[in-house]
Context: one part of a larger RNA
RNA sequence: UUGGGUUUAAAGGGUCUGUAGGCGGAUAGAUAAGUUGGUGGUAAAAUUUAGCUGCUUAACGGUAUUUAAGCCAUUGAUACUGUUUAUCUUGGGUUGUAUGGAAGCAGAUAGAAUGUGUAGUGUAGCGGUGAAAUGUAUAGAUAUUACACAGAAUACCGAUUGCGGAGGCAGUUUGCUAUGUAUAUACUGACGCUGAGAGACGAGAGCCGGGGUAGCGAAUGGGAUUAGAUACCCCAGUAGUCUUGGCUGUAAACGAUGGAUACUGUUUGUUGGGUUGUUAUGAUUCGGUGAAUAAGCGAAAGUGAUAAGUAUCCCACCUGGGGAGUACGUUCGCAAGGAUGAAACUC
Numbered sequence: 001u002u003g004g005g006u007u008u009a010a011a012g013g014g015u016c017u018g019u020a021g022g023c024g025g026a027u028a029g030a031u032a033a034g035u036u037g038g039u040g041g042u043a044a045a046a047u048u049u050a051g052c053u054g055c056u057u058a059a060c061g062g063u064a065u066u067u068a069a070g071c072c073a074u075u076g077a078u079a080c081u082g083u084u085u086a087u088c089u090u091g092g093g094u095u096g097u098a099u100g101g102a103a104g105c106a107g108a109u110a111g112a113a114u115g116u117g118u119a120g121u122g123u124a125g126c127g128g129u130g131a132a133a134u135g136u137a138u139a140g141a142u143a144u145u146a147c148a149c150a151g152a153a154u155a156c157c158g159a160u161u162g163c164g165g166a167g168g169c170a171g172u173u174u175g176c177u178a179u180g181u182a183u184a185u186a187c188u189g190a191c192g193c194u195g196a197g198a199g200a201c202g203a204g205a206g207c208c209g210g211g212g213u214a215g216c217g218a219a220u221g222g223g224a225u226u227a228g229a230u231a232c233c234c235c236a237g238u239a240g241u242c243u244u245g246g247c248u249g250u251a252a253a254c255g256a257u258g259g260a261u262a263c264u265g266u267u268u269g270u271u272g273g274g275u276u277g278u279u280a281u282g283a284u285u286c287g288g289u290g291a292a293u294a295a296g297c298g299a300a301a302g303u304g305a306u307a308a309g310u311a312u313c314c315c316a317c318c319u320g321g322g323g324a325g326u327a328c329g330u331u332c333g334c335a336a337g338g339a340u341g342a343a344a345c346u347c
Stems, first nucleotide, its partner, number of pairs: 004318003007301002012315001014201004021194003025088007033081002035077008051063004091191001092188003095184006103177007110154001114150008125136002162169002206247006215241002220236004258314006265293012296303002320347003329340004
């Protein structure tokens, strides 16, 4: 490389946009580049294929001839592919109407809880645990009542619910922005699919500068436990968690399942629309989201119209375990580190 694969055995890129490239709907005409037929030329020898033949055989060798692939020229064919012209509407897009949502950004605002402060009542404990102790409290705590302030998070509703490309998104409300679905079939007329490089987004932790800090809480201190206890339990508690501006670019970034299109049996929930009308827990249809199964597939578990079935197109990736996601080099980063990514050796 081919072949074969990628849910769980090695293997789907974290996600999207998109350049080159690859692939690409229907009808008719033109062309003849690919494709294909004929003819001619060329294609050193050895080699290769077949016939005959020489060394006892074979390998090896000889012989005359033929065949085949390649290239060039020329002349035909036109189904398919390409190019080109014209047309089409079912793919794609635009528009109208209806409608959905925790989709995003910015502002405003609400109640509960927690903590703190001030004041009142009140008196000896409170807190914590398996049991304790550290801690806290007569300088009046815990408890309780009133008022005030602060930060963070949004009980119930809430759900195999919904939305988003993924990460992810949840009090209420206002503004701005994006988007899905159904339906009409008005407009456009293949404008499409995928996508190496590239760009954008990307949980948490971490980093830099400014702010903020109620609760929680790496580190750290103390109390326990224990043979020890750099832990699990308890009392404190810094960074952080929050916000703003930048960086980092990784996760079991998972459905461990790349994207697109077409086709292939049923049953039953749920969600957002439409149609129908014997108004019912109905029928039917389109788009999501779950469950149970037929065939098929699969090593099995399982999967089964949301395929891991049947096919086509494009991208990514795999090739025994360890060494190793390491070394070296390159590149990105403030750093931490990220990306790319071996070999010796060993089993």

Small-subunit ribosomal RNA, central domain from Siderastrea radians, 347 nucleotides, folded computationally. The full RNA is in RNAcentral, with records from SILVA.